This is a predicted structure of a 112-nucleotide RNA (FMN riboswitch aptamer (RFN element)) from uncultured Ruminococcus sp.
[in-house]
RNA sequence: UGUCUUCAGGGCAGGGUGAGAUUCCUGACCGGCAGUCAUAGCCUGCGAGCCGCCAAGCGGUUGAUUCGGUGAAAAUCCGAAGCCGACGGUAUAGUCCGGAUGUGAGAAGAUG
Numbered sequence: 001u002g003u004c005u006u007c008a009g010g011g012c013a014g015g016g017u018g019a020g021a022u023u024c025c026u027g028a029c030c031g032g033c034a035g036u037c038a039u040a041g042c043c044u045g046c047g048a049g050c051c052g053c054c055a056a057g058c059g060g061u062u063g064a065u066u067c068g069g070u071g072a073a074a075a076u077c078c079g080a081a082g083c084c085g086a087c088g089g090u091a092u093a094g095u096c097c098g099g100a101u102g103u104g105a106g107a108a109g110a111u112g
Base pairs, nucleotide, nucleotide: 001112002111003110004109005108006107007106014026015025016024028095029094030085031084032046033045034044035043041083042082049061050060051059052058053057065081066080067079068078069077087098088097089096
């Protein structure tokens, strides 16, 4: 550097109201990938979703964190208190159903 194979997203317990809600209220639970002198949902970027051109691909859009402690170094560890989460369906959804046995950031292995 090329080819092939495989893998590659988790989560509403218990209650309240109501004719009807895993969607409202209370409370609970979850956190893709790469990087980062030190380990990340909320630091930097990427992926998925949506829109445009439209063959590939490119562009646009696309959420959220502070304080204290330790230390050479941490918005990544420890303590504490917060916050965020596409589209369609449906009593208003991060968690149900659906596109999706999908796509894919990437990772591992094999081989020339």
The model forms 100% of the base pairs in the Rfam consensus. The sequence is in RNAcentral, with records from MGnify.